Notes:
A computed fold for a 134-nucleotide RNA from uncultured Ruminiclostridium sp., annotated as FMN riboswitch aptamer (RFN element). The organism belongs to Ruminiclostridium, within Bacteria. RNAcentral holds the sequence, with entries from MGnify.
Order: sequence, then structure tokens, then C1' cells
RNA sequence: UUUUGGGGCGGGGUGAGAUUCCCCACCGGCGGAAGUGAAGCCUGUACAGGGUAUUCAGACAGUCCGCGAACUCCCGAAAGGGAGCCGAACCGGUGAAAUUCCGGUACCGACGGUCACAGUCCGGAUGGGAGAAA
Repeated sequence: UUUUGGGGCGGGGUGAGAUUCCCCACCGGCGGAAGUGAAGCCUGUACAGGGUAUUCAGACAGUCCGCGAACUCCCGAAAGGGAGCCGAACCGGUGAAAUUCCGGUACCGACGGUCACAGUCCGGAUGGGAGAAA
């Protein structure tokens, strides 16, 4: 520099009116510490212990840690910059190792709009963006 970079209301009920309420359902952005097991090698009297990425195996996250977006405030004519805020998980099992897998039961989800309260509709957004690839 170029490209890329978010999914989901289906059925029923009530009602004048609801993809917004109630029952059942559906969805899940980005990154994350290699001696953990076996073999080899080094150290070591040693089949103990320690070390070592050479080989094989391996573990996978909406709820762990961090980031982005949104939202709030401040600076700025603007572009933009800075600060703040930033949701939610337990139990059992397997295993060398799992709040990540398997089973069970839970929980969470910006702002504005709307004949009626929205994670799923419409809008800011043909935007921004953590990042990823070349």
C1' cells in the first nucleotide's frame, strides 16, 4: 500500500396495534504465556531429579485475561486526538493438561426509532474497527 474484517425471530399466545410483551426457538467479532505427555539429546552414579522445541502427540472459550465497536466526557473550526465506561458460569466426566472439549443446568447482550418494552426489525453504517492475509 492492497484485499479482507459479525451472526440471529421460525412456530404459538394476548392485543386495535408486538419479529419489541408471554411460551417454545435462534445468534456469538479479534488476539492470548510451547518443557504438557512420549522419544531423542545435555547434565547426573542413576530407570531419581534438572535442562532442552530435534521428532511425534496435544486443548477447541459469548461468560477466563486483554482488545475492538457502541456509549459518556474533555480538547479541536474540522480532520482528528485524549480520558472514562465496557455484560454474563457453575456442576459432573475424560485427560498429562480444559472456567475452552463432552454431558447437564444456568446466564449475558450499546445508542436512537417504533400504533407496544427489541441481542435477532429499521437507522447512524456504502461508517468505524480490534485484527487477518498478501